[in-house]
RNA sequence: UUGAAUGAGAACUAGGGUUCCGGCUAUUUGACGAAACAGAAUAGUGACUGGUCCGAGAGUUUUCGGUCUUAUAUAAAAUAAGACUCCACGGAGGGAUAAAAGCCCGGGAGGU
Numbered sequence: 001u002u003g004a005a006u007g008a009g010a011a012c013u014a015g016g017g018u019u020c021c022g023g024c025u026a027u028u029u030g031a032c033g034a035a036a037c038a039g040a041a042u043a044g045u046g047a048c049u050g051g052u053c054c055g056a057g058a059g060u061u062u063u064c065g066g067u068c069u070u071a072u073a074u075a076a077a078a079u080a081a082g083a084c085u086c087c088a089c090g091g092a093g094g095g096a097u098a099a100a101a102g103c104c105c106g107g108g109a110g111g112u
Base pairs, nucleotide, nucleotide: 007064008063009062010061011060012059015054016053020051021050022048023045024044025043026042027041028040029039065085066084067083068082069081070080071079072078087107089110093105094104095103
């Protein structure tokens, strides 16, 4: 200096907001049974713990894949077993979704 591999999925978590459920507030209605209440409807609310939901390149676990070695066996293919699959500081801004985020732009810009 050149070439090859260093990959993908799933489950979960850090985290995230508010479409739905629930909670809370207000209003309306209000049974058994007179008032009140339970229940129901509408609107609001995520500095409402939650359920559903989103969710990591640099988080966890796992599955498959890949590279190499050995054996079957001697050349290719195939099968089995084993080893490896490293490292990783990072804005602002923008985008999607109901909305936001460690999601995507992005192993980006930049830094060492």
Molecule: Guanidine-I riboswitch aptamer
Organism: Gallionellales bacterium 39-52-133